[in-house]
């Protein structure tokens, strides 16, 4: 000097001219409704539209993605179960979350190697079960004998030969991984077979910690994989839909046919049970009743037809923001004071001039300046990106 990763802040400032939109207040005009007076008409209130003046506001850190979580609205069932989905170390924060903070375990890097600093983490269960571990290797999980070591040994050419049988898992080989490690006793040769020490595991227990967990003691030869971002098991959580959700008011409009249907029918947009609403203890046939059959009720399905227009609300005072104090390692919480900070509706939030600031290009004049636009709101995550600063790493050059 250049580049990369992580984190914090930022996303130009000041002044003027013209324009768009919205809030509040005053005044004026038009239309509609209501009330009062009344001959016509006038006055008042409310609403909508238009205009003038005054005082204010107006697109982000991601407004993007629609990936999570909620607030809110509707569905009587927001009851239970199944399916399905999500999360997964501990403790806190939060309305909640798959988020945030701190800590623990495991792994990695640096270092001053007691320790500390930084980074990653999808970190419950392999003794409930199933599956997989290529190739190599004798054998990949109650998985073995290829080479080897030891014993017996037919036979024969009598030798350190030897078919065959038995024992072995210590040595060697293969592999990512092959029945704990080192040293000994013992054995025909070996082996936790036994012993000492070590490591792991299990049981009991002590200390510290809210806890995950850390450190210590005693006992026991108990010591034969890995993999669950494979299926699965365990624990916890989850009703559905979605602002074109929905609510209110005004206006307009036709009403037909077929089918299911009485152990009926409908109800949240997975299924079942329960529950709730409606219909009905219907009618005809039969001596009566039942069964069967036919019809019908409520409710529903399909086909055809009519209307399908407008206005207001939802719509911005919020789990909001700023400052300070207290508590807490922190995330945050409580208290006090202060602030109001877009509400469009085919969709506004702009154009231009001057000066200044930062960065880039140029010898200079001068030129250029990222990602990108609110649509019910909020807390997160993820992605895109200008500039400044801090920490770490890499490359190059010079001293």
């Nucleotide at each position: 000097g250049g580049g990369g990763c992580a984190g914090a802040c930022u996303a130009g400032g000041u002044g003027g001219u013209c324009g768009c939109u919205u809030u509040u207040g005053a005044c004026c005009c038009u239309u509609g409704a209501c009330a009062u007076c009344u001959a016509a008409g006038a006055u008042g209130u409310c609403a909508a539209g238009g205009g003038u003046c005054a005082a204010g506001g107006g697109a982000g850190g991601a407004a993007a993605g629609u990936c999570c979580g909620a607030g809110c609205u509707c569905c009587a069932u927001a009851g239970g179960g199944c399916a399905g989905a999500g999360u997964g170390g501990u403790c806190g924060c939060u309305a909640a979350c798959g988020g945030c903070g701190a800590c623990u375990g495991u792994c990695c890097g640096c270092u001053u190697u007691a320790g500390g600093c930084g980074g990653a983490u999808a970190a419950g269960g392999a003794a409930a079960g199933u599956g997989c571990c290529a190739c190599a290797g004798a054998a990949a999980a109650u998985a073995u004998a290829c080479c080897g070591c030891c014993c017996c040994g037919a036979g024969c050419u009598u030798g350190u030969c030897g078919a065959g049988g038995g024992g072995u898992a210590a040595g060697g080989g293969u592999g990512a991984a092959a029945a704990g490690g080192u040293g000994g006793u013992g054995u025909a040769a070996g082996a936790g077979a036994c012993c000492a020490c070590c490591a792991g595991a299990a049981g009991c227990u002590c200390u510290g910690g809210u806890g995950a967990c850390a450190g210590g003691g005693c006992u026991u030869g108990c010591u034969u994989g890995g993999u669950a971002a494979a299926c699965c098991c365990c624990a916890c959580u989850c009703g559905g839909a979605g602002a074109a959700a929905g609510a209110u008011c005004a206006a307009a409009u036709a009403g037909g046919g077929a089918c299911c249907g009485a152990u009926g029918u409908g109800g949240u947009u997975g299924c079942c049970c329960g529950c709730c609403g409606c219909g009905a203890u219907c009618g005809c046939u039969u001596a009566u009743a039942a069964a069967u059959g036919c019809g019908u009720a409520a409710g529903g399905u399909c086909c055809g037809g009519g209307u399908u227009u407008g206005a207001u609300c939802g719509c911005u005072u919020g789990a909001u923001c700023c400052u300070g104090a207290u508590g807490g390692c922190a995330a945050c919480a409580u208290c006090a004071g202060g602030a109001c900070c877009a509400g469009a509706g085919a969709g506004a939030u702009g154009a231009u001039c001057a000066c200044c600031a930062u960065c880039c290009c140029u010898a200079a004049g001068g030129g250029g300046a990222a990602c990108a636009g609110a649509a019910c709101u909020c807390g997160g995550c993820u992605u895109a990106u200008u500039g400044u600063c801090u920490g770490c790493c890499c490359c190059u050059u010079c001293a």
About this RNA
Model confidence (mean pLDDT): 77 of 100. Predicted 3D model of a 399-nucleotide RNA (Bacterial RNase P class A) from a Candidatus Omnitrophota bacterium. Taxonomically the source falls in Candidatus Omnitrophota (Bacteria, Pseudomonadati). It is recorded under the gene name rnpB. It matches the Rfam family "Bacterial RNase P class A". By type it is a ribozyme.